[in-house]
RNA sequence: CGUCGAAAGUGGCAAACCGGUUGUGAAGCCGGGACGCAAAGCCAUGGGUCUCAUUGAGAUCGCCAGGCUACCGAA
Numbered sequence: 001c002g003u004c005g006a007a008a009g010u011g012g013c014a015a016a017c018c019g020g021u022u023g024u025g026a027a028g029c030c031g032g033g034a035c036g037c038a039a040a041g042c043c044a045u046g047g048g049u050c051u052c053a054u055u056g057a058g059a060u061c062g063c064c065a066g067g068c069u070a071c072c073g074a075a
Base pairs, nucleotide, nucleotide: 004073005072012037013036017032018031019030020029021028022027035062041068042067043066045065046064047063048060049059050058051057052056
């Protein structure tokens, strides 16, 4: 350094649901809250699913795959 995910540590994120808010909608954002997560960090590139109406546009990365980045350090 790479792979990998044992131990330990510093920590991190935040499902459902509730309140507010944006949007035609899927859903997003903010606050509360924790189901969980070793990438549950980022990217809509491929597939899937969802929405609107449709020569298409959008959402979802905590659906799968891929790409990029990252803490710790056993075998």
The prediction has a mean pLDDT of 89. A computed fold for a 75-nucleotide RNA from a Planctomycetales bacterium, annotated as c-di-GMP-I riboswitch aptamer. NCBI's taxonomy places the organism under Bacteria, Pseudomonadati, Planctomycetota, Planctomycetia, Planctomycetales. The model forms 94% of the base pairs in the Rfam consensus.